[in-house]
RNA sequence: CUCGAUAAUGGCAAACCACCCGAAAGGGUGGGACGCAAAGCCGCUGGCCUAAAUCUUCUGGUUUCCGGAAGAGAUGGUAGCAGGGCCGCCGAAG
Numbered sequence: 001c002u003c004g005a006u007a008a009u010g011g012c013a014a015a016c017c018a019c020c021c022g023a024a025a026g027g028g029u030g031g032g033a034c035g036c037a038a039a040g041c042c043g044c045u046g047g048c049c050u051a052a053a054u055c056u057u058c059u060g061g062u063u064u065c066c067g068g069a070a071g072a073g074a075u076g077g078u079a080g081c082a083g084g085g086c087c088g089c090c091g092a093a094g
Stems, first nucleotide, its partner, number of pairs: 002094001003091002011036002016031006034080001040086003044083003047078003054072008
């Protein structure tokens, strides 16, 4: 350096519940543990999720206007999807 143990010291916390933020996806705090050797940090690349603004088509009405439906749509998310970047605890075997 690679690697990762029925080791040691510690750490994080899925689902679910409560409250809060958000249009939603999702996020925050507390409880709670399915799991995790980077489940520490960064949306940079791809994937995935959502669809507010906006656009297109269709459509209703009391038609300078106000609605409804479908499709597209990230500038919103996801780091516990993978790759990449940055940083880092411990030390058996190979």

Predicted 3D model of a 94-nucleotide RNA (c-di-GMP-I-GGC riboswitch aptamer) from Desulfobacteraceae bacterium UBA2771. Model confidence (mean pLDDT): 88 of 100. Taxonomically the source falls in Desulfobacteraceae (Bacteria, Pseudomonadati, Desulfobacteria, Desulfobacterales). Of the family's consensus pairs, 95% are formed in the model.